[in-house]
Parts: sequence; C1' cells; structure tokens
RNA sequence: GUCCCUGUGGCUCAGUGGUAGAGCAUUGGAUUGCGGAAUCCGAAAGUCUGAGGUUUGAUUCCUCAUGGGGACU
Repeated sequence: GUCCCUGUGGCUCAGUGGUAGAGCAUUGGAUUGCGGAAUCCGAAAGUCUGAGGUUUGAUUCCUCAUGGGGACU
C1' cells in the first nucleotide's frame, strides 16, 4: 500500500429493514435453621464507533472516516 473480518448494556455474544435481546456480572425480594452460599421471581443498565446517503422506516443496505484482528506485497 491492497484486500478480508469485526465494533450492539460492565464482560461475552445474538438480532441482517418494522420502534434492541440472552448468558454472566450488579442490585431488590422470597425460600433453604443462619449466611456474602444455592434455587426461584423481579429491577436497572445500550441514542447499536462517528458523519453522510437510500428508504415511509436503518443496528441491519451503500459511501467515507475511525478503533481492533488477519492475509498478501
């Protein structure tokens, strides 16, 4: 320099056009003789890397930029 993959709650990842979910973690309650342990039921936490474009509607499609990873020269 060229090309490919990737960026979504604190962490790991789903979601591939119709107003964002799971597990773990955090936190409230119940039960287990007690418990910071176990099980169960809740809650909070994300303007989806940024800026444009397409669309009635974009996390999703297109362009550019940018963080991370990889291949080739």

Model confidence (mean pLDDT): 82 of 100. Predicted 3D model of a 73-nucleotide RNA (transfer RNA) from Pocillopora damicornis. The sequence is in RNAcentral, with records from Ensembl Metazoa and Rfam. Taxonomically the source falls in Pocillopora (Eukaryota, Opisthokonta, Metazoa, Eumetazoa). It matches the Rfam family "tRNA". Its family is annotated with triplet codon-amino acid adaptor activity in the Gene Ontology.